[in-house]
C1' cells in the first nucleotide's frame, strides 16, 4: 500500500437565527351551562417535551384484554449435541462434534438407519442379506504350430471349477495403504490407520486422550414416511370497557321446552358449563364515527462488584411522543463528513498530505407496549489475516 474477515463498536450531521406545527402542565381571558362554586368550546402567555437503528417484514415469544373452566384422549404442530443466560422464544453466550477457507474467520435442520416401510435417475455386471461386462487362475476335449516322434511348451474354440484382488461405469461399488501368502485371489495373515467393545484419566456435560481386546454388520438419505424425548387453550387494541342515540323490538324457516333443542370449549371424541314465551339460520333496516384503553415500563443512563461471556446484583439518577386521517416543517449563515477535476508538495512505487472549485449526503415515519430474528442502507474508529514493495 492492496485485498480480505456477515470480526467488534459508534453516529445517523453540529452550532446559531427568523417564522411555523402537536402534546402535557400552569396562568389569564372567555361564548355557553350553572343560584353560586365551578365546568368547558375557542384564544393568548410561559415552561417542558416531540419518530428509528432498523420505526420495515408481521417470522417467533410475551405483557395486557376477552372467551373458555382450564380435565382426559386422539389427531396436528414446534423443537432436537452439552452447559449457562433469559419472563419466554424457533433467541443469546460459551463449549463439544462436523463442514468450508492458505488464513483471520464463517456455517450447521447437530437425537435414532440394529423397530419397520421407502428412495438412490442415467450409466454400470451389480445400488444393500446387492454382482460378473472386460478380466485372472486351474482342469478336460478337439484342432493347429514346434519336434525325427512323443512328452513338454504356445495358440484358437468348446465345456467344468475357483476369484472379486486389477480395469471400466458412477456422487457413492463388501474399509484404506504396505508386506506376506495363494493355482489365482480375498482381513486369508501381519503392522499401521479406520470401526466396535471394555477399562482408566481429564471435564458438570456433550466429549477428548491413553491402554487392551476383537477381523469387524457389509453404503447414503429421516430438510423421506417413521420412532424417541420435551413442549403447545383460543382470539386479538379492528382486543375490550363505558356512555349516548336511534328504528322496522321487522319478515321467513327449523328445532324445542328439563327424558335438554341449541350454543361454548383451536380440529374430533368423552367430560364440563350456559340454556327454555327459548335457541339457531337466512333476508332486511337503524345509530356516534363519542370517551377510555393510550403510555412508569421484564424502562433508559452512569458507577461499582461478580462472571470467559450472554448477563446478574447493588447504589445513584432521569421521565424521554401519545396523534386520531394522523403533529416535529420551511428559510438563511457558518462548520463538519464523503466523492471528483485541477494546482502544489512528499515518496523508488503503489499512494499520502494541503488548497481552490464543483457536486453529494443513504435506508427510510411511532399508532397498545416490550424481548428477539430477518431484510434495506450512508459514514467513521479499532482489531486481525493474506499478498506485494522498501528499509
Nucleotide at each position: 500500500c492492496a485485498g480480505a474477515g456477515c470480526g467488534g463498536c459508534c453516529c445517523a450531521g453540529g452550532c446559531g437565527g427568523u417564522c411555523g406545527c402537536u402534546u402535557g402542565c400552569a396562568g389569564c381571558u372567555c361564548a355557553u351551562u350553572g343560584a353560586a362554586a365551578a365546568a368547558c368550546a375557542a384564544g393568548c402567555u410561559g415552561c417542558a417535551a416531540g419518530a428509528g437503528g432498523a420505526a420495515a417484514g408481521u417470522c417467533c415469544g410475551a405483557g395486557c384484554u376477552c372467551c373458555a373452566c382450564a380435565g382426559g384422549g386422539c389427531a396436528g404442530g414446534a423443537u432436537g449435541c452439552c452447559a449457562g443466560c433469559g419472563a419466554a422464544a424457533g433467541g443469546c453466550u460459551g463449549g463439544u462434534g462436523g463442514g468450508g477457507g492458505u488464513g483471520a474467520c464463517c456455517c450447521c435442520a447437530a437425537g435414532g438407519a440394529a423397530a419397520g416401510u421407502g428412495c438412490c435417475a442415467c450409466a454400470g455386471a451389480a445400488a444393500a442379506c446387492a454382482u460378473a461386462c472386460c478380466g485372472c487362475c486351474u482342469c478336460c476335449a478337439c484342432c493347429g504350430c514346434u519336434c525325427a516322434a512323443a512328452a513338454a511348451g504356445c495358440g484358437c474354440u468348446g465345456g467344468g471349477g475357483g476369484c472379486a484382488a486389477g480395469g471400466g461405469u458412477g456422487a457413492a461399488a463388501a474399509g484404506g495403504c504396505g508386506a506376506g501368502g495363494u493355482a489365482a485371489g480375498a482381513g486369508c495373515u501381519c503392522a499401521c490407520c479406520g470401526g466396535g467393545c471394555u477399562u482408566g484419566u481429564g471435564g458438570u456435560a456433550a466429549c477428548a486422550c491413553a491402554a487392551g481386546c476383537c477381523g469387524c454388520a457389509u453404503g447414503g438419505c429421516a430438510a423421506a414416511c417413521c420412532c424417541c424425548a420435551u413442549c403447545c387453550g383460543g382470539a386479538g387494541c379492528a382486543a375490550g370497557a363505558c356512555c349516548a342515540a336511534a328504528u322496522a323490538g321487522g319478515g321467513a324457516g327449523g328445532c324445542g321446552c328439563u327424558u335438554g333443542a341449541g350454543g361454548g370449549u383451536g380440529g374430533c371424541c368423552c367430560g364440563c358449563c350456559c340454556g327454555a314465551u327459548g335457541c339457531c339460520u337466512c333476508c332486511g333496516g337503524g345509530u356516534g364515527a363519542g370517551u377510555c384503553g393510550c403510555u412508569u415500563g421484564a424502562g433508559g443512563c452512569c458507577u461499582g462488584u461478580g462472571g470467559u461471556g450472554a448477563c446478574a446484583c447493588a447504589g445513584g439518577u432521569c421521565c424521554c411522543a401519545g396523534a386520531g386521517g394522523a403533529a416535529u416543517g420551511a428559510c438563511c449563515g457558518c462548520c463538519a463528513c464523503c466523492u471528483g477535476u485541477g494546482c502544489g508538495u512528499g515518496g523508488u512505487g503503489a499512494c499520502g498530505c494541503g488548497c481552490c472549485c464543483a457536486g453529494g449526503a443513504a435506508c427510510a415515519g411511532a399508532a397498545c407496549u416490550c424481548g428477539g430474528c430477518u431484510u434495506a442502507u450512508g459514514g467513521g474508529c479499532c482489531c486481525u489475516c493474506u499478498g506485494g514493495c522498501c528499509u